[in-house]
Predicted 3D model of a 92-nucleotide RNA (c-di-GMP-I riboswitch aptamer).
The prediction has a mean pLDDT of 87.
RNA sequence: AAUCGAAAAGGGCAAAUCAGUCGAAAGGCUGAGACGCAAAGCUGCGGGCCUAAUGCCUAUUUAUAAUAGGCGAUGGUAGCCGGGUUGCCGAA
Repeated sequence: AAUCGAAAAGGGCAAAUCAGUCGAAAGGCUGAGACGCAAAGCUGCGGGCCUAAUGCCUAUUUAUAAUAGGCGAUGGUAGCCGGGUUGCCGAA
């Protein structure tokens, strides 16, 4: 130094849930709260997963509309996996 994660120290993050708030939703943010986490720091680049407002298709309808069904990320998820990038401590 690389890989790695035993023991220890100083610290760090914060699932579910609740309240507030933003959003069509998924979900985000803030506070409370800790299930867990050695990258549970950062990054939507690849795959997966979640959502489906706008849009498109179909049906009903004289028809715009409306309603129902379907498709569809341009929306999310970094605490699903991989990639990129930065980083604390320290044995075998």

It was read from a public genome assembly, where an Rfam model found it.